[in-house]
Context: one part of a larger RNA
RNA sequence: GGACGAACGCUGACGGCGCGCUUCACACAUGCAAGUCGAACGCUCGCACCCCGGGUGCCUUCCCCUCUUGUGGGGGGGUUGGUGGGGUGUGGGAGUGGCGGACGGGUGAGUAACACGUGAGUAACCUGCCCUGGGCGUGGGGAUAACCCUGGGAAACUGGGGCUAAUACCGGAUGGCUCGCAUGCCCCGCAUGGGGGGUGUGGGAAAGGUUCUCUCCUGUGAGGGGGGGUUCCGGCCUGGGAGGGGCUCGCGGCCCAUCAGCUUGUUGGUGCGGUGAGGGCGUACCAAGGCGAUGACGGGUAGCCGGCCUGAGAGGGUGAUCGGCCACACUGGGACUGAGACACGGCCCAGACUCCUACGGGAGGCAGCAGUGGGGAAUUUUGCGCAAUGGGCGGAAGCCUGACGCAGCGACGCCGUGUGGGGGAGGACGGCCUUCGGGUUGUAAACCCCUUUCGGCCCUGACGAAUGUGACGGUAGGGGCUAAAGAAGCGCCGGCUAACUACGUGCCAGCAGCCGCGGUAAUACGUAGGGCGCGAGCGUUGUCC
Numbered sequence: 001g002g003a004c005g006a007a008c009g010c011u012g013a014c015g016g017c018g019c020g021c022u023u024c025a026c027a028c029a030u031g032c033a034a035g036u037c038g039a040a041c042g043c044u045c046g047c048a049c050c051c052c053g054g055g056u057g058c059c060u061u062c063c064c065c066u067c068u069u070g071u072g073g074g075g076g077g078g079u080u081g082g083u084g085g086g087g088u089g090u091g092g093g094a095g096u097g098g099c100g101g102a103c104g105g106g107u108g109a110g111u112a113a114c115a116c117g118u119g120a121g122u123a124a125c126c127u128g129c130c131c132u133g134g135g136c137g138u139g140g141g142g143a144u145a146a147c148c149c150u151g152g153g154a155a156a157c158u159g160g161g162g163c164u165a166a167u168a169c170c171g172g173a174u175g176g177c178u179c180g181c182a183u184g185c186c187c188c189g190c191a192u193g194g195g196g197g198g199u200g201u202g203g204g205a206a207a208g209g210u211u212c213u214c215u216c217c218u219g220u221g222a223g224g225g226g227g228g229g230u231u232c233c234g235g236c237c238u239g240g241g242a243g244g245g246g247c248u249c250g251c252g253g254c255c256c257a258u259c260a261g262c263u264u265g266u267u268g269g270u271g272c273g274g275u276g277a278g279g280g281c282g283u284a285c286c287a288a289g290g291c292g293a294u295g296a297c298g299g300g301u302a303g304c305c306g307g308c309c310u311g312a313g314a315g316g317g318u319g320a321u322c323g324g325c326c327a328c329a330c331u332g333g334g335a336c337u338g339a340g341a342c343a344c345g346g347c348c349c350a351g352a353c354u355c356c357u358a359c360g361g362g363a364g365g366c367a368g369c370a371g372u373g374g375g376g377a378a379u380u381u382u383g384c385g386c387a388a389u390g391g392g393c394g395g396a397a398g399c400c401u402g403a404c405g406c407a408g409c410g411a412c413g414c415c416g417u418g419u420g421g422g423g424g425a426g427g428a429c430g431g432c433c434u435u436c437g438g439g440u441u442g443u444a445a446a447c448c449c450c451u452u453u454c455g456g457c458c459c460u461g462a463c464g465a466a467u468g469u470g471a472c473g474g475u476a477g478g479g480g481c482u483a484a485a486g487a488a489g490c491g492c493c494g495g496c497u498a499a500c501u502a503c504g505u506g507c508c509a510g511c512a513g514c515c516g517c518g519g520u521a522a523u524a525c526g527u528a529g530g531g532c533g534c535g536a537g538c539g540u541u542g543u544c545c
Base pairs, nucleotide, nucleotide: 001545002544003543004542006541007540008539009538010537013417014416015415016414017413018412019410020409021375026373027372028371030370031369032368035099036098037097040096041095043093044092045091046090047089048088049087050086051085052084057083058082059081062078063077064076065075066074067072106328107327108326116252117251118250119249120248121247122246125245126244127243130241131240132239133238134237135236136235138172140170141169147162148161149160150159151158152157177204178203179202180201181200182199183198185196186195187194188193208233209232212229213228214227215226216225217224218223254300255299256298261291262290263289266288267287268286269285270284271283272282273281303325304324305323306322307318308317309316310315330351331350332349333348334347353364354363355362356361381407383406384405385404389403390401391400392399393398420450421449422448423447430441431440432439433438454486455482456481457480458479459478460477464472489534490533491532492531493530494515495514496513500529501528502527503526504525510517511516
């Protein structure tokens, strides 16, 4: 000198774009952050409309008779409407089922490791949704939630009995295809081997929904059901692709040798198991190996990278924001489901902690977005919106989305703009200095003329949106009005280092980055005038080069 996720002191006008718990991976009140599909399925409630049924049980309107002084009460008869059942549509509610909850978002604790980066390998592997090719969808069955009845419990929740549906579940059929075994052929390679045909044998599939139309059956009817064709969405088997992932290897990147020896599943083999897959991954047996000054083992520290800072470069430092990978989700362990997890807002166990309790037993996990307490020198709103981009579900309409888009707060940073421009000497007043002549502040002010960026007020008013839809936002921008009107500080002035005098103080009070200043004329302390430097900032501290 440069840089910063900064902090602190003094000061502070506006805008744009960024950034904002570096500390306790400390504990968390409250709200929200992952749902969706009725075009898979049965039920239930509300509303609208339609259909059927006729009962007089209840409520009700009106009329007549009767009792009572009356309000009114009772009885009888007739009458109006509702209360019932069924259906369609639509909206809501749990439930079965499907897809998603493995993405997106957070954090950096752990990790010195194939974790990461880079380059290879997989002839040892997997892959839902998506794209593309081939083939197929046949015929049956038994349940179960919801619901009804009933029991236990304070609750969380849970037991028994009964009914029911499906694209839920389970057999059977078929097999172009695929898998296992046996056998034989062709081609190829990099050791194990790989690819493609053939034969025999054994095993392995499926689910329907919906639109329109024709037709048949059924019901008293609204309607319901079936069949053919058709639209769209799905189902099953299998080949290829795309994208994603698993595993393996070469090389690369911290400190300590005041860590020198380490190792028994250890190193290798065989059999078996396990996995999607190779493997000591696991297990039994056998052998006695394996690693190490080219630093094993141990200890300390640390997420890694693209990058970022600095530097002429080599290098040094660093790993905030953004992007890629990894790891973690109160602590430790475990598996289940699934194409994918050993799963932040899933499950089980143990532990610590907090909460509820009827004391028997239960509930919870902000390192999601806000927000609270605590810690700290220090880091924001319990905001608006799904309008855009993107994601999940859905045929779609759409729903959900603290991802995201915006707004708010903070000079935290970078950039831009303003605080006026021109004229103006009697060089005014005042201040300071003075050799008392004057000098300086200083064209500075006053005063004259002018302008209106920004601000303020009024009017108008977007792009972002494609065809509907705009949170931002009455924002940005445009037009008009207003008056120089509302807008400057901070550090320094002994040398390094740019900028000097006066007074006060008297080794005191104080300054200080280094050298050093201060003990009676201090350009070094304090104040003032003046000056220098930067400027909505300026200094100080910390860290890196």
This is a predicted structure of a 545-nucleotide part of an RNA (small-subunit ribosomal RNA, 5' domain) from Actinopolyspora mortivallis. The organism belongs to Actinopolyspora, within Bacteria. Its Rfam family is "Bacterial small subunit ribosomal RNA". Gene Ontology terms of the family: ribosome and structural constituent of ribosome. The RNAcentral record of the full RNA draws on ENA and SILVA. The coordinates come from a structure-prediction model, not an experiment, and the mean pLDDT is 86.